[in-house]
RNA sequence: CCAGAGGGCCGGGCGGCCGCGCCCUUCGACAAGCUCAAGAUGAGCGAGGAGAAGGUCGAGGAAAGUCCGGGCUCCGUGGAACUACGGUGCCGGGUAACGCCCGGCGGUCCCGGCUUGCCGGGGUCAGGGACAGUGCCACAGAAAGGACACCGCCCGCCUUCGGACGGGCAAGGUCGAAAGGGUGCGGCAAGAGCGCACCGCGGCCCUGGCAACAGGACCGGCACGGCAAACCCCACCGGGUGCAAGACCGAAUAGGGGCAUCACAUGGGCCUGGUUCCGGCUCGAUGCCCGGGUUGGUUGCUUGAGAGGCGGGGCGACCCGCCUCCUAGAGGAAUGGCCGCCCAUUCGCGCUUCGCGGCGCGAUGGACAGAACCCGGCUUACAGGCCCUCUGGCGAU
Repeated sequence: CCAGAGGGCCGGGCGGCCGCGCCCUUCGACAAGCUCAAGAUGAGCGAGGAGAAGGUCGAGGAAAGUCCGGGCUCCGUGGAACUACGGUGCCGGGUAACGCCCGGCGGUCCCGGCUUGCCGGGGUCAGGGACAGUGCCACAGAAAGGACACCGCCCGCCUUCGGACGGGCAAGGUCGAAAGGGUGCGGCAAGAGCGCACCGCGGCCCUGGCAACAGGACCGGCACGGCAAACCCCACCGGGUGCAAGACCGAAUAGGGGCAUCACAUGGGCCUGGUUCCGGCUCGAUGCCCGGGUUGGUUGCUUGAGAGGCGGGGCGACCCGCCUCCUAGAGGAAUGGCCGCCCAUUCGCGCUUCGCGGCGCGAUGGACAGAACCCGGCUUACAGGCCCUCUGGCGAU
């Protein structure tokens, strides 16, 4: 200097012009209403207010997916236990809480070192229980769980010399993801934990640790294969609903109800397209008041497990103290557009360097993506840049 892995941070900057949204200040057509006058469309005050001018502020690290945990909201609910259903699952800690985060333990994988089975670094793990019970283990294979004998090995015996029969064995071959401990020596007819050493495994004890667990001693010849992301067992946790939650105000018009006044049937309307008769059902107008709902408006709404700085504690997640700050609240939904300069990127040319690096000129020109009640996480998307740690390569000294 380059490349890779892991982690953290940022994710264009400055200026000009025009535009949009909330809020504030000033002006303000209009103006409910009130007062004084008094009959002239006087005078004064005026909540509010279309609009205009000025000013402050105005998306993100993920605003996304809506996966997990909460706040808040309404509904349900007397308490406790049990059961059902759903979720979580090594240990300790952090947190309001979590399936999140931190630290540790164990398994497994990769890299490096050497004293070759240990040490160091990094990644990863749905990492409780397989001696409570049930179930499953495809294909292949002789055999897939209380076993087996296909090829084989050994002994006896027979032989037509190919092998057959009786018995012993499970070391070797074969199949498989997995074959009932592994390696070595002994042993044996051949073999076998049959015997022994070491490793593994199980039981029990000791030591260290809060614990997961680690180390060690003794005993046991091995009894206990795998799967719980199969049922299941154990421990712990869990009411439902989502701001379109919820609360308040409430127009015109059309329904509903009440009261008052008026009207009355020898009538009107309907029962058939028209007319007549008979029959059946039904009832109007005006004024005032009450109540519910729809459109709409207001609220919930952004000051909060908040942000920044300093100091302290802790390996760390995180916690504590002091000071300072207020930072979008829209509602078919604002946060945008154009221009200039600069920076990063990419490309070309030239110069330079030990080096793929550096410098100059010209061109290019900015990733993923848009708040919608609010937080804490996780996951997913992302041009490019900066910093830290580790690994590898090249060059110089």